Background:
This is a predicted structure of a 475-nucleotide part of an RNA (small-subunit ribosomal RNA, 3' major domain) from Alisma plantago-aquatica. The prediction has a mean pLDDT of 81. RNAcentral holds the full RNA, with entries from SILVA.

Context: one part of a larger RNA
RNA sequence: UGACAGGGGCCCGCACAAGCGGUGGAGCAUGUGGUUUAAUUCGAUGCAAAGUGAAGAUCUAUACCAAGGCUUGACAUGCCGCGAAUCCUCUUGAAAGAGAGGGGUGCCUUUGGGAACACAGACAUAGGUGGUGCAUGGCUGUCAGUAGCUCAUGCCGUAAGUGUUGGGUUAAGUCCCGCAACGAGUACAACCCUCGUGUUUAGUUGCCACCAUUAAGUUUGGAACCCUGAACAGACUACCGGUGAUAAACCAGAGGAAGUUGGGGAUGACGUCAAGUCAUCAUGCCCCUUAUGCCCUGGGCGACACACGUACUACAAUGGAUGUGACAAAGGGUCGUGAUCCCACGAGGGUGAGCUAACCCUAAAAACCCGUCCUUAGUUUGGAUUGCAGGCUGCAACUCACCUGCAUAAAGCCGGAAUCACGAGUAAUCGCCGGUCAGCCAUACGGUGGUUAAUUCAUUCCCGGGCCUUGUACA
Numbered sequence: 001u002g003a004c005a006g007g008g009g010c011c012c013g014c015a016c017a018a019g020c021g022g023u024g025g026a027g028c029a030u031g032u033g034g035u036u037u038a039a040u041u042c043g044a045u046g047c048a049a050a051g052u053g054a055a056g057a058u059c060u061a062u063a064c065c066a067a068g069g070c071u072u073g074a075c076a077u078g079c080c081g082c083g084a085a086u087c088c089u090c091u092u093g094a095a096a097g098a099g100a101g102g103g104g105u106g107c108c109u110u111u112g113g114g115a116a117c118a119c120a121g122a123c124a125u126a127g128g129u130g131g132u133g134c135a136u137g138g139c140u141g142u143c144a145g146u147a148g149c150u151c152a153u154g155c156c157g158u159a160a161g162u163g164u165u166g167g168g169u170u171a172a173g174u175c176c177c178g179c180a181a182c183g184a185g186u187a188c189a190a191c192c193c194u195c196g197u198g199u200u201u202a203g204u205u206g207c208c209a210c211c212a213u214u215a216a217g218u219u220u221g222g223a224a225c226c227c228u229g230a231a232c233a234g235a236c237u238a239c240c241g242g243u244g245a246u247a248a249a250c251c252a253g254a255g256g257a258a259g260u261u262g263g264g265g266a267u268g269a270c271g272u273c274a275a276g277u278c279a280u281c282a283u284g285c286c287c288c289u290u291a292u293g294c295c296c297u298g299g300g301c302g303a304c305a306c307a308c309g310u311a312c313u314a315c316a317a318u319g320g321a322u323g324u325g326a327c328a329a330a331g332g333g334u335c336g337u338g339a340u341c342c343c344a345c346g347a348g349g350g351u352g353a354g355c356u357a358a359c360c361c362u363a364a365a366a367a368c369c370c371g372u373c374c375u376u377a378g379u380u381u382g383g384a385u386u387g388c389a390g391g392c393u394g395c396a397a398c399u400c401a402c403c404u405g406c407a408u409a410a411a412g413c414c415g416g417a418a419u420c421a422c423g424a425g426u427a428a429u430c431g432c433c434g435g436u437c438a439g440c441c442a443u444a445c446g447g448u449g450g451u452u453a454a455u456u457c458a459u460u461c462c463c464g465g466g467c468c469u470u471g472u473a474c475a
Base pairs, nucleotide, nucleotide: 001475002474003472004471005470007469008468009467010466011465012464013463015459019422021420022419023418026313027312029310030309031308032307033306034304035303042053043052064299065298066297068295069294070293073125077124078123079121081119083117087102088101089100090099091098092097107114108113127288128287130286131285132284136282137281138277139276140275141273143271148186149185150184151183153181154162155161166177167176168175192265193264194263195262197233198232199231200230201229202228203227207222208221212219236259239253241251242250243249302441315415319374320373321372322371323370325368331362332361333360336355337354341350342349343348381412386407387406388405389404390403391402428451429450430449431448432447433446434445
């Protein structure tokens, strides 16, 4: 100087407390461990692995297994020979492939040949999702959205220290005052995006107050309003009062759409964990080279005594069923979206208008309101499981997709010890959309709006962190 302490002081954080809703019990979905297996490919393992890589495993992807094949190779460059190439048919085979036959000559040219492509040969070499993340780059997680981490010169006999400590204050090493320090850098803050207010400008596909008009902003018309885009304005402790060292700042108020970081996002200091990734990619070294490379068919990644994680659906009356009625936002669409009409109980089928989209479609928003039935039951709760009959996508749906109808009707009556999230348009609850995608195992992930709480305003304790200080047989 650090590290540590069931030492001390100060401070912070959904860390506790107060509150609200969950997990842990049930069923199912999914991931992991374990076991099994020919194979159940590989990675990730406290927080910071486990709905993670994977924004989508029937084939493919695929790396795994079994069987069948290839060896200059599926791919790249160089050499030589031959034929332009593409194409068609037959046999064999599960396919990959193997064998046989047919047709056919193009482009450039100095007529020697050349370009592109196919086949064969020899060798340099290709290839490897083989190993090592403890050889590495790059990228990422974490402490942490914490307030720290440092330097030059000076002071000092060296290491060190000082500066960075102290008194206040802040979300902040933020700012003020003091001080053997005086300055500087990097993080902080601000600059960026978005939401909230207004002005100006622009009005089509969006809007409709006035004048007409219609079934309908439908059509004249309008540019006021809404909305959409662009450019500006606006908030800075600026103003008033109090407290304070007359400072920084804090408390209260006015005005204001917004008040003290206005709400979100992007942004992640020096470093820590030999943290993660050689399977995104790149790459050193090692290893394989008729195989650890390559092609193909089928299987596996979907197994199942069990254990764990994350979700979904419930256990009901603040509910379930049924019939009317109403109100969003943000997305996506031409190999697409698919209106309308007809058929079907339905999934869906036929038809194919409009739309390269503020125009058309998806599209029905759902919780909600108003009626009616159910009346505390394993029920008109709950929907697992199973049987039968169908539909769609796709070469193909048995292993192993999704959807529909009928029948079946399991566990579950609010969950032990323990444990998690959340500070306001938040939690809770309710739908809608998207990416990936032929289809989909999505209850996931990422967005979007609707309805809309309770409680704390405190720091005694638990956990984590920051600063100062004390101790130490540790480095």